A computed fold for a 469-nucleotide part of an RNA from an uncultured bacterium, annotated as small-subunit ribosomal RNA, 5' domain. The full RNA is in RNAcentral, with records from ENA and SILVA. Its mean pLDDT, the model's own confidence on a scale to 100, is 87.

Context: one part of a larger RNA
């Protein structure tokens, strides 16, 4: 000098930012991811327009939002590369024809305490097949060969194939990126090759045979710690600790493993399985997962409201009206911190009163006080009243700003005073109480303990402690 601070005293306002660093312990409650009837049968309720509800289906739930446990690695930075994917979104060119068989919901019968399930009968689609074609498109040397849709509305919106874009991403590589050597050796898919599978794709990635390599004092291996950048804080720079808030990348999701569906997950609020723990059972079985946002219990020196609203930006569906949105925009506590402002200004000597001190003259507090003029910032009282959003639509908010009015009114502490180090005298105690960052104070006149007066610093703070430079 700094801080994601704690503690102790003390506290008056505003802006603007911050708030679980410790148990990634474990969690009641509620909400955080839904939408579309202009894809499809249907029930309900109404005289009808119409309005609701569950299921099929399409899109989204891979994003937003958290945490930092693992990780010393191609994780991340930063330059390069080839064998790759790409929903939606854009530009192009071609097409969108003909049929079919099932299903859920609802109805009937049954199991089951429930979670839920069985069987019958029966139905629709932008759900699912099969035929048709194929500029282009796939396999293949050729020659052949293979492969597509889907409608709705009546502005339009879709749907198929191919070919370019954009955007996202998956993979390789060169260099960089913490400590030990009281860790010298490691390596069997283990290095390499040929030939198969697997993948978007490249590769021993993965299997089968062949060689025997491969890595390592330029530090392998193997222990320790640790999410990595931008970039923070310190410094005169070189450096050195750090990686809160925000922003980029990664990794994680009660604990371990595993596909599935999809363009994309091996998927925080999807599924199986197996542990642990929890909560419910009629004992047969079944539910759960806050490192979303509040919230609550422990942990701890410590960190916040079970609040508003989708107005604004942005997102996800929708043709759209619109629906959801604890993303976000406000609000709420909290001196944590940065910055601003206030606690009053001026005049006022008989240098009052009182207090300390004292050589008893007097000094000092001290223009300080009162007293007299003045002022109205903050706070209050009363009236107007917004930008942000404009065609309409403002949580914030009767806010922030304005105007007015009444009053010095509502508002000062804290550490310190022997040296470093700015600031001194009296009383009180006697190596006792105590003090202390270092040297050191205290044993009868203590500027060093402790109180009082007077002083010094800073200032809604001060100071102690903790880390880092």
């Nucleotide at each position: 000098a700094a801080c994601g601070a704690a503690c102790g005293c003390u506290g008056g306002c505003g802006g603007c930012a911050g708030g679980c660093c410790u148990a990634a312990c474990a969690c009641a409650u509620g909400c955080a991811a839904g939408u579309c009837g202009a894809a499809c049968g249907c029930c309900c309720c109404g005289c009808a327009g119409g309005g609701g509800g569950a299921g099929u289906g399409g899109c989204a739930g891979a994003c937003g939002g958290g945490u930092g446990a693992g990780u010393a690695a191609c994780a991340c930075g930063u330059g390069g590369g080839a064998a790759c994917c790409u929903u939606c979104c854009c530009u192009a060119u071609a097409g969108u024809a003909c049929g079919g068989a099932a299903u859920a919901g609802c109805c009937c019968a049954g199991g089951g305490a429930a979670a839920c399930u069985u069987g019958g009968a029966g139905u629709a689609a932008u759900a699912c097949c099969g035929u048709a074609u194929a500029c282009g498109c796939c396999c293949g040397a050729a020659a052949g060969g293979g492969g597509a849709a889907a409608g709705a509305a009546u502005u339009u919106c879709g749907c198929u194939a191919u070919a370019g874009g954009a955007u996202g991403g998956g993979c390789c590589c060169g260099c960089g990126u913490a400590a030990g050597a009281u860790u010298a050796g490691c390596u069997a898919g283990u290095u390499g090759g040929u030939g198969a599978g697997g993948u978007a794709a490249u590769g021993g990635c993965u299997c089968a045979c062949c060689a025997a390599g491969g890595c390592g004092a330029c530090u392998a291996u193997c222990c320790u710690u640790a999410g990595c950048u931008g970039g923070u804080u310190u410094g005169a720079g070189a450096g050195a600790a750090c990686g809160a808030c925000c922003a980029g990348c990664c990794a994680c999701a009660c604990u371990g493993g595993g596909a599935c569906u999809g363009a994309g997950a091996c998927a925080c609020g999807g599924c199986c399985c197996a542990g642990a723990c929890u909560c419910c059972u009629a004992c047969g079985g079944g539910a759960g997962g806050c490192a979303g946002c509040a919230g609550u219990g422990g942990g701890g020196a410590a960190u916040a409201u079970u609040g508003g609203a989708c107005a604004a930006u942005g997102g996800g569906c929708g043709a759209a009206a619109g629906c959801c949105u604890g993303a976000u925009c406000c609000a709420g506590c909290c001196a944590u911190g940065c910055c601003g402002c206030g606690u009053g200004a001026g005049u006022g000597a008989u240098g009052a009163a009182g207090g300390c001190c004292u050589u008893a003259g007097g000094g000092u507090u001290g223009u300080a006080a009162a007293g007299c003029u003045c002022u109205u910032u903050u706070g209050c009282c009363g009236g107007g009243g917004a930008c942000g959003a404009u065609a309409a639509u403002g949580a914030c908010g009767g806010u922030a700003c304005c105007c007015g009015g009444a009053g010095a009114a509502u508002a000062a502490g804290u550490c310190c005073c022997g040296g470093c180090u700015a600031a001194c005298u009296u009383c009180g105690u006697g190596c006792c109480a105590g003090c202390a960052g270092c040297c050191g104070c205290g044993g009868u006149a203590a500027u060093a303990c402790g109180a009082a007066g007077g002083g010094g610093a800073c200032u809604a703070g001060c100071g102690u402690u903790g880390u880092u430079c």